[in-house]
Annotation
Transfer RNA from an Acidothermaceae bacterium, 72 nucleotides, folded computationally. The prediction has a mean pLDDT of 82. NCBI's taxonomy places the organism under Bacteria, Bacillati, Actinomycetota, Actinomycetes, Acidothermaceae. It matches the Rfam family "tRNA". Rfam links the family to the GO term triplet codon-amino acid adaptor activity. It is annotated as a transfer RNA.
RNA sequence: GGGCGCGUAGCUCAGUGGAAGAGCACCCGGCUUACAACCGGGGAGUCACAGGUUCGAACCCUGUCGUGCCCA
Numbered sequence: 001g002g003g004c005g006c007g008u009a010g011c012u013c014a015g016u017g018g019a020a021g022a023g024c025a026c027c028c029g030g031c032u033u034a035c036a037a038c039c040g041g042g043g044a045g046u047c048a049c050a051g052g053u054u055c056g057a058a059c060c061c062u063g064u065c066g067u068g069c070c071c072a
Stems, first nucleotide, its partner, number of pairs: 001071007010024004018055001026042005048064005
C1' cells in the first nucleotide's frame, strides 16, 4: 500500500429499514448477625465520526477514524 471483518450501556454481545435491548457490573430496598447467593425496583446510549438515499436509518450508499486478520 491492497483485500476482508468489526465499532451498539462500564464489560461481553443481540438487534440487518418502522425508530434501543439482554446478561454481567453499578445504585436503592428486601432477606441475613454480616457478606455472598436470591427477590423487587432504578439509573445508564451523539448505535465510531461526517455526508447522502428514504415518509422513516443502528441497519442501505460514500468518505474518514480506530481495531483485528490476510496479502505484498